[in-house]
RNA sequence: GAAGUUUUAAGGCAAAGUCACCCUUGGGUGAUAAUGCAAAGCUUCCGCUCUUAUGGGUGUCGAUCCCAGGAUAGCGAGGCCACUGAG
Numbered sequence: 001g002a003a004g005u006u007u008u009a010a011g012g013c014a015a016a017g018u019c020a021c022c023c024u025u026g027g028g029u030g031a032u033a034a035u036g037c038a039a040a041g042c043u044u045c046c047g048c049u050c051u052u053a054u055g056g057g058u059g060u061c062g063a064u065c066c067c068a069g070g071a072u073a074g075c076g077a078g079g080c081c082a083c084u085g086a087g
Stems, first nucleotide, its partner, number of pairs: 012037002017032006035074001041080003046076002049071003055066004
C1' cells in the first nucleotide's frame, strides 16, 4: 500500500484538470477525477475578492472611472442544524 473479515461506526464531502451543456463577464450544472476538509452541512446580515452593462461621469473619442445587479459558503466572520464511540 492492497485485499478480506469483523463492526454501532471504519464512512461523508469533492479541488484543479478533462468532457458535454447553460451563459458569454465572472461563473454555474452533470459526468469523470481527488487537491484537500471534523462542519469543505445550510444560509449573503457584515467585510474581502471577482465581474461589471443596456446605467452614470470624464475624455485627446483610443479609452478610463464609479455604481445597480450578479458571483464566490472550498476567503473571513455572523446565524441555524448536526452522525458514531469513549471519557

A computed fold for an 87-nucleotide RNA from uncultured Granulosicoccus sp., annotated as c-di-GMP-I riboswitch aptamer. Model confidence (mean pLDDT): 79 of 100. The sequence was found by an Rfam model in a public genome assembly. Of the family's consensus pairs, 100% are formed in the model. It matches the Rfam family "c-di-GMP-I riboswitch aptamer". Rfam links the family to the GO term cyclic-di-GMP binding.